[in-house]
Context: one part of a larger RNA
RNA sequence: CUGGGCUUAAAGGGUGCGUAGGCUGUUUGGUAAGUGGGGUGUGAAAUCCCUCAGCUCAACUGAGGAAUGGCGCUCCAAACUGUCAGACUAGAGGAAUGUAGGGGUAACCGGAACUAGCGGUGGAGCGGUGAAAUGCUUUGAUAUUGCUAGGAACACCAAUGGCGUAGGCAGGUUACUGGGCAUUUACUGACGCUGAGGCACGAAAGCCAGGGUAGCGAACGGAAUUAGAUACUCCGGUAGUCCUGGCUGUAAACGCUGAACACUUGAUUGGAGGGUACUCCAUAGCCCUCCGGUCGUAGAGAAAUUGGUAAGUGUUCCGCCUGGGGAGUAUGGUCGCAAGGCUGAAACUC
Repeated sequence: CUGGGCUUAAAGGGUGCGUAGGCUGUUUGGUAAGUGGGGUGUGAAAUCCCUCAGCUCAACUGAGGAAUGGCGCUCCAAACUGUCAGACUAGAGGAAUGUAGGGGUAACCGGAACUAGCGGUGGAGCGGUGAAAUGCUUUGAUAUUGCUAGGAACACCAAUGGCGUAGGCAGGUUACUGGGCAUUUACUGACGCUGAGGCACGAAAGCCAGGGUAGCGAACGGAAUUAGAUACUCCGGUAGUCCUGGCUGUAAACGCUGAACACUUGAUUGGAGGGUACUCCAUAGCCCUCCGGUCGUAGAGAAAUUGGUAAGUGUUCCGCCUGGGGAGUAUGGUCGCAAGGCUGAAACUC
């Protein structure tokens, strides 16, 4: 390379937007680049292959034929791909009317709890543990009660539930704002899918500058435990956790399952809409679309399992894998303030 793969054996990029590229609905006509067929030219000779012939045979030599990835010219065909022109509406988008939602950003507000301060009551312990001790306390703690201040997080509702591309999102109100879904549609008319590079977003921790700091709490100090105890337990406690601006760019960033489209028995359940009959209304029922689960048929699978949310059957595009260790290391490049990220070997060894 071919072939085979990527839930769990090696392997899906953290997520999106999108450039090049690849792929691409229905239909009519033209064209003839690709494509198919015919003719012709060329494809030196030798060699190789086939059939004969000559040396007694063979090697060797001679003759004829075949073959020669292909390339050029020319004629024909027009289904398919391409291309040009026209048309269409089932893909995609738009419009109108509704609708659910912790989707996002900013500002303001709220109560419970906690801690601190200042008072009241009270008077000896409190706290903590397996048991203790360190710790706090007659300068009055713990407890209880009133007021004040501060910061962070939002019990119940709450769900197998909702929203978001992912990360993620939850007290309340307001403003601004993104997307989805349903119904109707007389609009546009293939405008689509994927996406190397690229750009943007991206938990926690960490970094820079400035603020803030109630609780919690790496590091650190102490008390225990223990043979020791650089731990588990306890008492303290600094960074940090919070806010603003900037950086970092990684996670078991997981459904360990890339995106899009089509097709393929069912049952049941949650959420958002819509339709429908019985004379009218309403509800249960039945039906349709979208989203989220559970179980399971065929099938798939090494099995576990999966099974219309496929890991089934197919098509298109991207990413990735190729024995274990060495190693996500060294080196170079590049990005970063740094920490480090991305790219990423080999020797050797089993």
Source information
This is a predicted structure of a 350-nucleotide part of an RNA (small-subunit ribosomal RNA, central domain) from an uncultured Pirellulales bacterium. The coordinates come from a structure-prediction model, not an experiment, and the mean pLDDT is 89.